């Protein structure tokens, strides 16, 4: 890299380097941000995917529970928020505006397969 299956309104920071930016990607909105942005390292933390350990079951599996030594993730805002469909409601000058729900599409993020 492909690619399959899961998740995501919760919950978790300070120090240091570092110097202007950052929040995937475009378009637009809105936010962080010289009272220090991203990256990098160093320490606490969350969180339970994977992992252990108990029960129960129709048993290569599945489900509740627990733990948190290990392997990953993570620690502003719902994955910030919209967008192309689907739909509810309310407005219209009848073009489309505005709200909320649903499936998607994309990215992330684990476990697997190549």
């Nucleotide at each position: 890299g492909a690619u399959u299956u899961a998740u995501a309104a919760a919950g978790a920071a300070g120090g240091g380097u570092g110097g202007a930016g950052a929040g995937a990607u475009u378009a637009g909105g809105c936010u962080c941000c010289g009272c220090g942005a991203a990256g990098c390292c160093c320490u606490g933390g969350c969180a339970a995917c994977c992992u252990u350990c108990u029960g129960c079951c129709u048993a290569a599996g599945g489900c509740a529970g627990a733990a948190a030594a290990g392997g990953u993730g993570c620690c502003a805002a719902u994955a910030c928020c919209u967008a192309a469909c689907c739909u509810u409601c309310g407005c219209c000058a009848c073009g489309g505006c505005g709200u909320g729900g649903g499936a998607a599409a994309u990215g992330a993020u684990a476990a697997g397969u190549u």